[in-house]
RNA sequence: GGCGAUAUCGUCUAGGGGUUAGGACAUGUGGUUCUCAACCACAGAACCGGGGUUCGAAUCCCCGUAUCGCUACCA
Repeated sequence: GGCGAUAUCGUCUAGGGGUUAGGACAUGUGGUUCUCAACCACAGAACCGGGGUUCGAAUCCCCGUAUCGCUACCA
């Protein structure tokens, strides 16, 4: 340099055109407990950037960025 894959709450992840963007862990508040842990309830928190297609895009297409993998050149 070429090719391919991936990118969603703090972390891990679900989603495959019409969702209130869901779950687990973590965090906060309350309950329970003599205390802590555990347990229960509630709460806050996310779609990498830009463009296109479409009535409608996290989802499909293109470009870029980042990460990962394969490979060529150089020597």
Predicted 3D model of a 75-nucleotide RNA (transfer RNA) from an Acidobacteriota bacterium. Its mean pLDDT, the model's own confidence on a scale to 100, is 83. It was read from a public genome assembly. Taxonomically the source falls in Acidobacteriota (Bacteria, Pseudomonadati). Its Rfam family is "tRNA". By type it is a transfer RNA.